Record summary
The RNA shown here (c-di-GMP-I riboswitch aptamer) has 77 nucleotides and comes from a Desulfobulbaceae bacterium. The sequence was found by an Rfam model in a public genome assembly.
RNA sequence: UCGAGAAAAAGCCAAAGCCGGGGCAACCCGGUGACGGAAAGUGAGCGGCCCUGAUCCAGGGUGGCGCUGCUGCCUUG
Numbered sequence: 001u002c003g004a005g006a007a008a009a010a011g012c013c014a015a016a017g018c019c020g021g022g023g024c025a026a027c028c029c030g031g032u033g034a035c036g037g038a039a040a041g042u043g044a045g046c047g048g049c050c051c052u053g054a055u056c057c058a059g060g061g062u063g064g065c066g067c068u069g070c071u072g073c074c075u076u077g
Stems, first nucleotide, its partner, number of pairs: 002077004012037002017032006035064001041070003045067003048062006
């Protein structure tokens, strides 16, 4: 550097639900919680899906939907 893996070790993140708050909404933030995750780290780059307006289309959301960019611990080839 490239590939494989999550058995071990050290750890990490955190679904649904509930409480509070923001938003027209999707959804987001904090707390609690732990379904799961080997990038469930990060980015709306492409697609999908969702929301709003809607004639075309435009705007927003989702990175725990797929692909992909960048970055990364351990073991192993």

The coordinates come from a structure-prediction model, not an experiment, and the mean pLDDT is 82.